[in-house]
FMN riboswitch aptamer (RFN element) from Oscillibacter hominis, 135 nucleotides, folded computationally. The sequence is in RNAcentral, with records from Rfam. Rfam family: FMN riboswitch aptamer (RFN element). Rfam describes the family as follows. The RFN element is a highly conserved domain that is found frequently in the 5'-untranslated regions of prokaryotic mRNAs that encode for flavin mononucleotide (FMN) biosynthesis and transport proteins. This element is a metabolite-dependent riboswitch that directly binds FMN in the absence of proteins. In Bacillus subtilis, the riboswitch most likely controls gene expression by causing premature transcription termination within the 5' untranslated region of the ribDEAHT operon and precluding access to the ribosome-binding site of ypaA mRNA.The FMN riboswitch structure, reported in present an FMN-bound six-stem junction, adopts a butterfly-like scaffold, stapled together by opposingly directed but nearly identically folded peripheral domains. The coordinates come from a structure-prediction model, not an experiment, and the mean pLDDT is 77. Of the family's consensus pairs, 97% are formed in the model.

């Protein structure tokens, strides 16, 4: 340094104004909010220099993550659940720059919920560490 045990700490954000109405943070206008891991021309940092190294960097590109169902219940299979163009620069953009739009589990409620209340003081997708023992 590497592969592998075992532990331990993290690990999700948003309804603020107005309208209707007996009643709505659920509808109707504007408003807000984006988890994790990949990719990610460029810029910018190291490096004498690079075609090398790093940092930022997608809610709609690719996986996955909360729910439910079987099951040998650690863990596998299954289902269930969402959405993007358009222009610019440029060799190259599905991720960058401008614009316009568009999506948002489940169960609950005086009234249909991405934003309220609940499962959940859970759990997950992982991310950082600390450590024995082999190599």
């Nucleotide at each position: 340094g590497u592969a592998u045990g075992u532990c331990u700490u993290c690990g999700g954000g948003g309804c603020g104004g107005g309208g209707u109405g007996c009643a709505a943070g659920u509808c109707c206008c504007c408003a807000c909010c984006g988890g994790c891991g990949g990719u990610g021309a460029u810029u910018c940092c190291c490096u004498c220099a690079a075609u090398g190294g790093g940092c930022u960097g997608a809610g709609u590109c690719c996986g996955c993550g909360a729910g439910c169902u079987g099951u040998u219940u650690u863990g596998c299979a299954g289902c269930a659940g969402g959405a993007a163009c358009c222009g610019g620069u440029g060799c190259g953009a599905a991720u960058c720059c401008g614009g316009u739009a568009c999506c948002g589990a489940c169960a609950g409620u005086u009234a249909c919920a991405g934003u309220c209340u609940g499962g959940a003081u859970g759990g997950u997708a992982g991310a950082a560490g600390a450590u024995g023992a082999g190599u």